[in-house]
This is a predicted structure of a 329-nucleotide part of an RNA (large-subunit ribosomal RNA, domain IV) from Halisarca caerulea. Taxonomically the source falls in Halisarca (Eukaryota, Opisthokonta, Verongimorpha, Chondrillida). RNAcentral holds the full RNA, with entries from SILVA. Rfam family: Bacterial large subunit ribosomal RNA.

Context: one part of a larger RNA
């Protein structure tokens, strides 16, 4: 100097992005234990107390092949002495409490920087498919309370308007339209011409499947949910009226948020101070309803805010033990 393990007055997060690290706690038996709740939890909540070792008493109790006592032991109470610093004497061996966010929850995953709020899940719904189904590489085995694709994703309260546009699905009186197939024409095709037949070119015309248009449905399908101007006895807002515009003009919830900036909104509370967190306001002109909206007990190595307890994380730094190490001897 550098690692590893420890100790440290007084203070006790004043460090730090951040209690990161480290301290605290810890067993067993007694006792006690809130809000909340899906009544199953929460819980070990939280707090308190006890613990060695000897002897006395009481009480209980003990398997060896009939019955009963006693002695020993065992467990339990209460008494009294009694060692040590220190009785769960070592080692192992939960720090707790309140709030909010997210994900219901056991599980899963980036073998080797990411465990999560991501997957997944039970649960909720739409869709296909009447058996020679549908799906499928194949076998096997199941038939609608089944099988297969797909979305959101426990439970409560719910899930609003909008088929104009993109796609489904069903229908199509009529219009579009390929081939092959019939007609008809041009042209070619031996002889000296004509016709008839024929076809490897080419024209035009009739017939005509899906599909198109077209009609109709369909959002827990892709999606998508408006503007100007007036007005109420100071202002100031605007319940109301007026007028355009759409397929409809965001409904119920939340709400400075995991939600662009503006923003450190703007009161409260918490602090001596808070770009922080929590409650409240709110028009968020870029919230918002299974792309699921709002809750929610439990639970999480998940992500913030606080509070007690605790400590070398700091004030501020000291020592000790165990080892490597330049450089001088």
């Nucleotide at each position: 100097u550098u690692u590893a393990u420890c100790u440290u007055a007084a203070g006790g997060a004043a460090u730090u992005c951040g209690g990161c690290a480290a301290a605290u706690u810890g067993u067993u038996c007694c006792u006690g234990u809130a809000a909340g709740u899906u009544c199953g939890c929460g819980a070990g909540a939280a707090g308190g107390g006890a613990a060695g070792u000897u002897a006395a008493u009481a009480a209980u109790u003990u398997g060896a092949a009939g019955a009963g006592a006693u002695a020993a032991g065992a467990u339990u109470a209460u008494u009294a002495a009694u060692u040590g610093c220190a009785a769960a004497g070592a080692a192992g061996a939960g720090g707790g409490g309140g709030u909010g966010u997210c994900g219901a929850c056991u599980g899963u995953u980036u073998a080797c920087c990411a465990a999560a709020a991501a997957c997944a899940u039970a649960g909720c719904u739409u869709c296909c498919a009447g058996c020679u189904a549908a799906u499928u590489u194949u076998u096997a085995g199941a038939u609608a309370u089944u099988g297969g694709a797909a979305g959101u994703g426990a439970g409560g309260c719910c899930u609003g308007c909008c088929c104009a546009a993109u796609g489904g699905u069903u229908g199509u009186a009529u219009c579009u339209c390929a081939a092959c197939c019939c007609a008809a024409g041009u042209a070619a095709u031996a002889a000296a011409u004509c016709u008839a037949g024929u076809u490897a070119a080419c024209u035009u015309g009739g017939u005509u499947a899906a599909g198109g248009a077209c009609a109709a449905u369909u959002u827990a399908a892709u999606g998508g949910c408006c503007g100007c101007g007036g007005u109420a006895a100071c202002a100031c807002u605007g319940a109301c009226c007026g007028u355009g515009a759409u397929a409809a003009u965001g409904u119920a919830g939340c709400g400075c948020a995991a939600u662009c900036a503006a923003u450190a909104g703007c009161c409260a509370a918490u602090u001596a101070a808070u770009u922080g967190u929590u409650g409240g306001c709110a028009a968020g002109u870029a919230u918002g309803a299974a792309u699921g909206g709002c809750u929610u007990a439990a639970c999480g190595a998940g992500c913030g805010c606080c509070c007690c307890g605790c400590u070398g994380u700091c004030u501020c730094a000291a020592g000790a033990u165990a080892a490597a190490u330049a450089c001088c001897a």
Description
Its mean pLDDT, the model's own confidence on a scale to 100, is 81.